[in-house]
RNA sequence: UCCUCGAAAAGGCAAACCGGUCGAAAGGCCGGGACGCAAAGCCAUGGGCCCUCACCCCUGCUGCACGGCUGGGACGGGUAGCCGGUUGUCGAA
Numbered sequence: 001u002c003c004u005c006g007a008a009a010a011g012g013c014a015a016a017c018c019g020g021u022c023g024a025a026a027g028g029c030c031g032g033g034a035c036g037c038a039a040a041g042c043c044a045u046g047g048g049c050c051c052u053c054a055c056c057c058c059u060g061c062u063g064c065a066c067g068g069c070u071g072g073g074a075c076g077g078g079u080a081g082c083c084g085g086u087u088g089u090c091g092a093a
Base pairs, nucleotide, nucleotide: 005091006090012037013036017032018031019030020029021028022027035081041086042085043084047083048082050078051077052076056073057072058071060069061068062067
């Protein structure tokens, strides 16, 4: 110095919930708040899983049309605090 590892120290982040706001929704942002986190830093068809689905398509029901409702699909969107990829602080055993 590097890899592994995670004691100590200096710090950092911020779940649920509440308020406000954007969105159809998942969810995001701001403030409060701390469950926890050695990456709870960053990366989202340039790996996987998962979530959503207003609009569009298909199917069935409603006697038909209009309209409504159930289910499915795709486009789109989301989640990194799901796995994964990648960069990094400190230096005990």

This is a predicted structure of a 93-nucleotide RNA (c-di-GMP-I riboswitch aptamer) from a Pirellulales bacterium. The organism belongs to Pirellulales, within Bacteria. The coordinates come from a structure-prediction model, not an experiment, and the mean pLDDT is 84. The sequence was found by an Rfam model in a public genome assembly. Of the family's consensus pairs, 95% are formed in the model.